Model confidence (mean pLDDT): 77 of 100. Two RNAs folded together computationally: RNase P RNA and transfer RNA, 431 nucleotides in total.
C1' cells in the first nucleotide's frame, strides 16, 4: 500500500442587509454597544446539589448492588488489575463473578430414574422365573451420579492407587482478588437475571419543587367521620411502634375566581494554559477568565465568496449540477446509553493480501 | 418540562415464580331459507413493537431502542 484493532479529536468559515433574546449606556429613539446551543442540549437509566414534607426517632417490608485494590461530592460511573468462558490467525473485542451444606419450588416433551436412580444387560442363587448385587456398557435427553488408565471382583463399583478437576489446609510471591508449591479429604446434578439467605446502600417529592407580590370569588349542594375528648382527623410521602398537633371541625366529590408578575435562574464539585504527582481514573500548585437564561418560548432569514463530498462534461478546468449529517436549552452538574453525513491525529495486528 | 402505565389475530382483551398461545367480535366456507340475517358445523389468519442477553428452553426475566395513552399550575 490493502486489511483490520485500539484512544482521542473536529464536525463548517467570512462579508454584508434585514430581524429575535437579554444586559448595559446615554442625548431617551426607526439610536448605540456587548454576548446569544450540544458533543450528544436527546432517553430521563442511575448518581448528586438544590427545595418542600413539624430543624425526634426506631423496626420491618419494598428497591438496588454483588471478583480485588482504588478514583470520586456522590454513583449501579470511572481506571488498573485476578478468575472463568465465548468470538477473532493477531492487535484487541464481548460476557460473567457472594452462598445450592437454610428451607421451597423448578427441569416440559423424551426417558427405568431429573436425584439417595435398576428398563435393557451384566453376576450369583436356586423353585426357571423369582430373589439378592451390581452404576462398567446400551438407550432417552440440554443435563444421568467426577474424568482417564490400571489394580481389583462372582459382577461391579473411589472398593484401592497415579493423573487431571473439586474442596480444606500450610508456605512463599502481592495491600488485596489470587498465582504457585507441598499435604490432607474419595468428594451425591444443575438452576439464585426462581423464590430465598448474607454483606453493602438508600425516608418521599421533585424547579409544574418552593418563596413572594397583584386581581378575583360563594363555597351553593351531595356524600361521611366527629362535636369536648387529646376523640374524629392529621403530620415522614407503604406497614407496625412511638412522639407532635388537634375544633364555628376534618375527608371526598362537585362547583367558584384568577390565567397577571417577581424571585428561585445561573460564579460552578466552573472553564482554559502551565508545573509536578500517580501506570491510570484522578489530584495539587500557579496565573488568567466570566461564557444563554427564554416562557409559547429568542439563537435567524437572504445575498455573494471560500472549503469538501458525489455525479456528469472532457481540450484536464477560475467548468456544470445537486449535496454538507444528528439534532436543537428550560433549574444546575458528574456518569451512562442511543443517534451521527463528512474529514483529522496518533499507536498497534497481519493469517496463504502485495510490491 | 416532570412523574406513571401500556404495546399479544382485522378489532377488544386473557395468558406471568419460563416448558412452545387462547377467548368473544369480525373474516371464509358448508348448512338452513323463496331470499337475507340471526342460529348451527367448521376453516384461516401470531416471527407476542424493534434489537440484544441470561437459560437446554423467553410473550413472560435483564438491558437498550422505537411507539402510544394518562395525570401533575394559582386561591378561598
Nucleotide at each position: 500500500a490493502c486489511a483490520g484493532g485500539g484512544a482521542g479529536c473536529c464536525g463548517g468559515u467570512c462579508u454584508g442587509u434585514c430581524g429575535c433574546u437579554u444586559u448595559u449606556g446615554c442625548u431617551c429613539g426607526u439610536c448605540a454597544a456587548a454576548a446569544g446551543a450540544g458533543g450528544a442540549a436527546a432517553g430521563u437509566c442511575c448518581g448528586g446539589g438544590c427545595u418542600g414534607c413539624a430543624u425526634a426517632g426506631g423496626g420491618u417490608a419494598c428497591c438496588a448492588u454483588g471478583c480485588u485494590u482504588c478514583c470520586u461530592a456522590a454513583c449501579g460511573g470511572g481506571a488498573a488489575g485476578u478468575u472463568g468462558u465465548c468470538c477473532g490467525c493477531a492487535a484487541g473485542g464481548g460476557c460473567a463473578a457472594a452462598g445450592a451444606c437454610c428451607a421451597u419450588g423448578u427441569a416440559a416433551c423424551a426417558g427405568a430414574a431429573a436425584a439417595c436412580a435398576a428398563c435393557c444387560g451384566c453376576c450369583u442363587g436356586c423353585u426357571u422365573g423369582c430373589a439378592g448385587g451390581u452404576a462398567a456398557g446400551g438407550g432417552u435427553g440440554a443435563a444421568a451420579a467426577g474424568g482417564c488408565g490400571g489394580g481389583g471382583u462372582a459382577a461391579g463399583a473411589g472398593c484401592c492407587c497415579a493423573c487431571c478437576g473439586c474442596u480444606c489446609c500450610g508456605g512463599u510471591a502481592g495491600c488485596g482478588a489470587u498465582a504457585u508449591c507441598g499435604g490432607g479429604g474419595g468428594u451425591c446434578c444443575g438452576u439464585a437475571c426462581a423464590u430465598c439467605u448474607c454483606a453493602u446502600g438508600a425516608g418521599c417529592a421533585g424547579c409544574a419543587a418552593g418563596a413572594c407580590c397583584a386581581u378575583g370569588u360563594a363555597c351553593a349542594c351531595c356524600g361521611g367521620c366527629g362535636c369536648a375528648c387529646g376523640u374524629a382527623g392529621g403530620a415522614c410521602g407503604a406497614c407496625c411502634c412511638g412522639u407532635c398537633c388537634g375544633a364555628u371541625g376534618c375527608c371526598g366529590g362537585g362547583g367558584g375566581g384568577u390565567a397577571g408578575g417577581u424571585c428561585g435562574c445561573u460564579c460552578g464539585a466552573g472553564c482554559c494554559a502551565u508545573g509536578c504527582g500517580g501506570u491510570g481514573a484522578c489530584g495539587c500548585a500557579u496565573g488568567g477568565c466570566c461564557u444563554a437564561g427564554a416562557u409559547a418560548a429568542a439563537u435567524g432569514a437572504c445575498a455573494g465568496a471560500c472549503a469538501c463530498c458525489u455525479u456528469c462534461c472532457a481540450u484536464u478546468g477560475c467548468g456544470a449540477a445537486g449535496g454538507u449529517a444528528c439534532a436543537g436549552a428550560a433549574c444546575c452538574c458528574g456518569g451512562c446509553u442511543u443517534a451521527c453525513a463528512g474529514g483529522c491525529u496518533c499507536c498497534c495486528u497481519g493469517c496463504u493480501u502485495u510490491a | 418540562g416532570c412523574c406513571a402505565u401500556c404495546u399479544u389475530a382485522g378489532c377488544u382483551c386473557a395468558g406471568c415464580a419460563g416448558g412452545u398461545a387462547g377467548a368473544g367480535c369480525a373474516a371464509c366456507g358448508c348448512a338452513u331459507u323463496c331470499g337475507u340475517a340471526a342460529c348451527g358445523c367448521g376453516u384461516a389468519g401470531g416471527u407476542c413493537u424493534g434489537g440484544a442477553g441470561u437459560u437446554c428452553g423467553a410473550a413472560c426475566c435483564u438491558c437498550c431502542a422505537a411507539g402510544a395513552u394518562g395525570g401533575c399550575u394559582c386561591c378561598a

Rfam match: Bacterial RNase P class A. Rfam describes the family as follows. Ribonuclease P (RNase P) is a ubiquitous endoribonuclease, found in archaea, bacteria and eukarya as well as chloroplasts and mitochondria. The family's RNA type in Rfam is ribozyme.